[in-house]
Molecule: small-subunit ribosomal RNA
Organism: uncultured bacterium
RNA sequence: AGAGUUUGAUCCUGGCUCAGAGUGAACGCUGGCGGCGUGCUUAACACAUGCAAGUCGAACGGUAACAGGAAGUAGCUUGCUACUUUGCUGACGAGUGGCGCACGGGUGAGUAAACUAUAGUUAAUGUGCCUCGAAGACUGGGAUAGCCACUGGAAACGGUGAUUAAUACUAGAUACACCUCUUUAGCUCAAGCUAGAGUGGGAAACGUUUUUUCGCUUCGAGAUCAGACUAUAUCCUAUCAGUUAGUUGGUGAGGUAAUGGCUCACCAAGGCAAUGACGGGUAGCGGUUCUGAGAGGAUGAUCCGCCACACUGGUACUGAGACACGGACCAGACUCCUACGGGAGGCAGCAGUGAGGAAUAUUGCACAAUGGGGGGAACCCUGAUGCAGCAACGCCGCGUGGAGGAUGACGCAUUUCGGUGUGUAAACUCCUUUUAUAUGUCAAGAAAAUGACGGUAGCAUAUGAAUAAGCACCGGCUAACUCCGUGCCAGCAGCCGCGGUAAUACGGAGGGUGCAAGCGUUACUCGGAAUCACUGGGCGUAAAGGACGCGUAGGCUGUUUUGCAAGUCAGAUGUGAAAUCCAAUGGCUCAACCAUUGAACUGCAUUUGAAACUGCUAGACUAGAGUAUGGGAGGGGGAGAUGGAAUUAGUGGUGUAGGGGUAAAAUCCGUAGAUAUCACUAGGAAUACCUAAAGCGAAGGCGAUCUCCUGGAACAUUACUGACGCUAAGGCGUGAAAGCGUGGGGAGCAAACAGGAUUAGAUACCCUGGUAGUCCACGCCCUAAACGAUGAACACUAGUCGUCGGGAUGCUUGUCAUCUCGGUGAUGCACUUAACAGGUUAAGUGUUCCGCCUGGGGAGUACGGUCGCAAGAUUAAACUCAAAGGAAUAGACGGGGACCCGCACAAGUGCUGGAGCAUGUGGUUUAAUUUGAAGAUACGCGUAAAACAUUACCUGGCCUUGACAUUGAUAGAAUCCGGUUGAGAUAGGGGAGUGCCAUUGGCGGAGCUUGAAAACAGAUGCUGCAGGGCUGUGGUCAUCUUGAGUUGUGAGAUGGUGGGGUAAGUCCAGCAACGAGCGCAACCGUAGUCCUUAUCUGCCAGCAGGAUCAGGUGGACACUGUCGGGAGAGUGCGUUUGCAAGGAGGAGGAAGGUGAGGAUGAGGUCAAGUCCUCAUGGUCCUUACCGCCAGGGCCACACACGUGCUACAAUGGGGAGUACAGAGUGUUGCAAUACCAAGAGGUGGAGCCAAUCACAUAAAGCGUAUGUCUGUUUGGAUUGUUAUUUGCAUCUGGAGAGCAUGAAGAUGGAAUCAGUAGUAAUAGUAGUUCAGGUUUGGUUCGGUGAAUACGUUUCCGGGUCUUGUUCUCACCGUCCCGUCACACCAUGGGAGUUGAUUUCACCUUCAAUUGGGAAGGUAACGUUCGGGAGGCUACCACUUACGGUGGAAUUAGCGACUGGGGUGAAGUCGUAACAAGGUAACC
Repeated sequence: AGAGUUUGAUCCUGGCUCAGAGUGAACGCUGGCGGCGUGCUUAACACAUGCAAGUCGAACGGUAACAGGAAGUAGCUUGCUACUUUGCUGACGAGUGGCGCACGGGUGAGUAAACUAUAGUUAAUGUGCCUCGAAGACUGGGAUAGCCACUGGAAACGGUGAUUAAUACUAGAUACACCUCUUUAGCUCAAGCUAGAGUGGGAAACGUUUUUUCGCUUCGAGAUCAGACUAUAUCCUAUCAGUUAGUUGGUGAGGUAAUGGCUCACCAAGGCAAUGACGGGUAGCGGUUCUGAGAGGAUGAUCCGCCACACUGGUACUGAGACACGGACCAGACUCCUACGGGAGGCAGCAGUGAGGAAUAUUGCACAAUGGGGGGAACCCUGAUGCAGCAACGCCGCGUGGAGGAUGACGCAUUUCGGUGUGUAAACUCCUUUUAUAUGUCAAGAAAAUGACGGUAGCAUAUGAAUAAGCACCGGCUAACUCCGUGCCAGCAGCCGCGGUAAUACGGAGGGUGCAAGCGUUACUCGGAAUCACUGGGCGUAAAGGACGCGUAGGCUGUUUUGCAAGUCAGAUGUGAAAUCCAAUGGCUCAACCAUUGAACUGCAUUUGAAACUGCUAGACUAGAGUAUGGGAGGGGGAGAUGGAAUUAGUGGUGUAGGGGUAAAAUCCGUAGAUAUCACUAGGAAUACCUAAAGCGAAGGCGAUCUCCUGGAACAUUACUGACGCUAAGGCGUGAAAGCGUGGGGAGCAAACAGGAUUAGAUACCCUGGUAGUCCACGCCCUAAACGAUGAACACUAGUCGUCGGGAUGCUUGUCAUCUCGGUGAUGCACUUAACAGGUUAAGUGUUCCGCCUGGGGAGUACGGUCGCAAGAUUAAACUCAAAGGAAUAGACGGGGACCCGCACAAGUGCUGGAGCAUGUGGUUUAAUUUGAAGAUACGCGUAAAACAUUACCUGGCCUUGACAUUGAUAGAAUCCGGUUGAGAUAGGGGAGUGCCAUUGGCGGAGCUUGAAAACAGAUGCUGCAGGGCUGUGGUCAUCUUGAGUUGUGAGAUGGUGGGGUAAGUCCAGCAACGAGCGCAACCGUAGUCCUUAUCUGCCAGCAGGAUCAGGUGGACACUGUCGGGAGAGUGCGUUUGCAAGGAGGAGGAAGGUGAGGAUGAGGUCAAGUCCUCAUGGUCCUUACCGCCAGGGCCACACACGUGCUACAAUGGGGAGUACAGAGUGUUGCAAUACCAAGAGGUGGAGCCAAUCACAUAAAGCGUAUGUCUGUUUGGAUUGUUAUUUGCAUCUGGAGAGCAUGAAGAUGGAAUCAGUAGUAAUAGUAGUUCAGGUUUGGUUCGGUGAAUACGUUUCCGGGUCUUGUUCUCACCGUCCCGUCACACCAUGGGAGUUGAUUUCACCUUCAAUUGGGAAGGUAACGUUCGGGAGGCUACCACUUACGGUGGAAUUAGCGACUGGGGUGAAGUCGUAACAAGGUAACC
């Protein structure tokens, strides 16, 4: 410090997610040791048991218990034991009294201010114990607890009587320093302070100790602690906007330690609030802690400070201090005891229990240390504290061994079977002992004594590698890869995503990576996130400028001078507790941890100074702003008046059959006279031309002419005012269209509605009508894609070209030129921008102010409030997704555009589709009808040959190392012959026969046969969606790429665009382009012309010879051929046109503009086709999915489709006669002459391994005669029969021949195919496969031989450019929308219902304070002895908790039913949007 994720790719915007650090954590797996810390975050839920606050005999009366002494009695040995008495002593239960119990410890419920933090004030206060100073401590009195007696009660707890003490209570004296009142002087900002005078009142204990002491009272001072007040800071919410009656202030009184409405009486009507009052929600606050570069954000465990609370609510008492955690009273809830009458209790102290919860410890030791209470002290108490126990909860440290050790062992995993990895790892050898175990010894913590910890830490000795490694991950982010299993299953997942038979993503294994006594997961916080932006973001199109103006508060504000010093800056002082953080140093062996010192705590306050800037004050100025004057411009606004054109209607005339409307029609109007045309009349609305990147207005908006009223702006002139300015939350006003209300008006247009069309439907688009409305007046509504999608103002920053208004200057006086101010446009530099674009009219550079945004959906929706007559405006969350979006790029697409090409259309020819048959396919059938191919690019295709075989299918019979390959013990050479069994495969047996090489021989070798066992063979089984190879297709279309350069942030672009031209990215000229490659073309072969070498099997002109006339023969190779080799065509030549490329037409030529036709097929597309050609990964079968055999099937047949053949006839059929090819094939073959048969064919075999012989008669054609328009002398299907041929075999199921039979069909609906010249059409030939053949297929050869192309508007396909796009699996696309149906989720309404909280009114008032208050009681003091004073109590009053009744508000749960919303692989109906999306879309 970044990364992943939107896209085909890119840049941007923007969210989601990850990597880091942290935690009082929990969970999973695992677990050796030590040190230091930490440990109920939930139920402020309930608590059994024990402990947590006592102490003082030096305050007191005393003596229950313990110990001692004394006296006495008894047992009795001078002593001991027992008993009795005695407070005599040490001491001490209970009690009186003093001090403490308000500290320490716990918790965070409440609390948004009555807290807290920081800085102040207290002249408005108190303060026990402690310290210092001054003074004092005199004289008395009456009670009471305890104890004793009696007595109530179950208990708790009491009652009565007698008696007693004090440092308990109390009367008096003393005091003038204290308090109150009066008063004088000085000081002070102040209500007060200091000093003085006077009146009145108020205090105490010679208590305790052997001495010293300790304690007491008053006053003053200090210290400490506490109270009160002030300023500032302190969470969310406006869907909480008004709140408040003790409320705000005053006077007086009360009350308090003290100010104060703190309380009360009276008076006034204030106080607070948009700088957020009041209300609601949440929450203890701070030092700190975590994170972060910081600013910030989050946090408030442990430790420290403050606050609040102590079962819930209320109340006071005591006291220096409490409204009191382990005190009191009352009420309530709960628990416990009870004799039912009544009582007791409060762990949010330490342990501990239950409950809750994912979750948090011992009913431990000690007061040794530190600290606290009491005491003079000893000492006692102390769950504070010090320690120990439990827990990997955290941080830190240590260890689980070290060195050597390779045929690189075994095992495991993997493998291309060779190996490789684990891996020096192990074993093995040597060494060490941290730790562990055992034993011994032993610090500091303590200053005299005193050590819980403590079996301490440490040290020493012994034993022995001995006791000690896991967890997560391995697709990318993110370090780390293979095998097996699984097969969209099981599962994983933080995001993207993985899994549908080869998963580095699931599960296991091997290996690896990371961390390590831990490792992962979950939860939460900060970071990354500049993703709330102060530092540090934005708003034309991504979310975001208010519809526009005026203007209040607020914010900001020209030049200059003076003063002040609030902001600002500088210095000083105080404070900012300690701890924490940081630095240095030191102490535990190091570290964590701890200590010391320093720095820091960025803050606040006080004070001194400066005066530039902001602010304030007082003056001055004119550049901002405004006023005045002048002449012009303008659809600016309001009102009134007046026109003309047009539509419509009415009336009348002319006139006759249609009009109107549409893509086409119809509804509609019209013979009752329309449309058309003429004239007149009526009425309403709108104002042609002028009219435009023009004008005016704040925006909405404004358009005939004239008049009146009126607003604003610009320019010019300089006179005046003197900052009067800018912006603008709330507020006020204006605000298109539609809509609403009332009243008019209504020609045209026109929602709704009706009809006609269209359509599958058509509640639409189109047509005919037509009402609200549109118009006017008044009043509402207040929204628009109210847009420049661009808030307002000011300043600055290159130009150029237009245009509108005003002015100036110049002369050559013009329809002139130049300059200038203001508006309005275009282009464009700098600059900005994600890009597009913007660009002095900024989206540039700056300043000021306002508004708004923070992922998409939910949703501009719900609820609540306000406004509104209504419609509506303002405005959330739950939940859900990982995207949604902007700009630009390359493609693809468009029922977008332009240009061009093609048998694409057109022109012309012939077919198919109808019939019969052939053939292929589908379907059906079947035991099987093997299988593949499926738009173009499957269907006479694989199959260039299914009777058996082929054959893969079915039935049946058989085989199991196999029909075939390699290895192989054994036996035999090989091989040949014939017979049995059975449908055959098969089974079993007989005979003949021994070779070659080597060797003395035996043995052995090569090849072949047989063959046990085993490795293995085998499969046309599956996957063409694992892959190779091959092929189809687009398409013989003209494209597809690349180097470096340039350009763009980038994807990309340029080159390849544009202008010409071509069949062509073929070429030319130009150009930020210059080149290159695969394609195009050419090179290759065929035929066409010529030359030439050669000359047999070809040819025959000349020569010879010739039976019967045949190149048959001798010869020749001239010609034609044949096998080779060359030439030729290059837009070369001339004309013309063009810059050129090129074109047009011409000559010559066999051929003329790639001359014709082949072969040749760029990159890529279709997961195209093929695992059944081949080869092959994986998978599956192995007495079978292998192999062999026989028979059957692939040939089925209600039907549908494709491709063909034959026809329907006379341009023809049949008969007889007659002419002319080329190219092929042949020894398992072609087969002549001859003979036989009516024929298929048979007999036979000359010749030929082929320019020699054969197949082999070409047919249409030509001429001739015949039938004459009819299902025929057309057509030949079908069927019968007879023979023929191939073959082991022809029934299923061959072909051909003869005779007989003689079906449909009379030119074919919608539709559709082919071909542009030797082509179509037509008629034949030959091969191929092959025993034969269903061949009408396919390939090939030559014969005869046309028609037409105006042309590119349209259909189809393609190319280039351009445009739009929400498409990129690319229009067979995307998307969407809604209803209906199903499941789930959250939510709104809802008759109501159940709680909770708050509040108001009234009632009731417990305890208690205060006030009143006895005729009822009553020790201290008086007393005239009657009583009094004083105090107590009953009782009364105010306030008031809990409670009750009624109302209101807020909030939560449930709720029949209901509304919409969201989500959900494949549901239904339509198709709104994206292209002109097929009616442009949208508001």